[in-house]
RNA sequence: GCCUUCGUAGCUCAGCAGGCAGAGCGACGCUCUCGUAAAGCGUAGGUCGCCGGUUCGAAUCCGGCCGAAGGCUCCA
Repeated sequence: GCCUUCGUAGCUCAGCAGGCAGAGCGACGCUCUCGUAAAGCGUAGGUCGCCGGUUCGAAUCCGGCCGAAGGCUCCA
């Protein structure tokens, strides 16, 4: 330098033939308890890596860039 895969909530990951952004765990609050844990109920939490393009509409399609993992090539 080139190729492939990936980047979505604090963590682990779904969601991609374009149409309201989700789950589990965690956090917080409440119930229960003498108290804690467990259990049950509820709440908050997201510029969907960044910039642009296509489109009525983009997490999803296209281009560039950044980052992570893996592979290939050249030089020394």

Transfer RNA from a Dehalococcoidia bacterium, 76 nucleotides, folded computationally. The prediction has a mean pLDDT of 81. NCBI's taxonomy places the organism under Bacteria, Bacillati, Chloroflexota, Dehalococcoidia. Rfam family: tRNA. It is annotated as a transfer RNA. Rfam's curators write: Transfer RNA (tRNA) molecules are approximately 80 nucleotides in length. Their secondary structure includes four short double-helical elements and three loops (D, anti-codon, and T loops).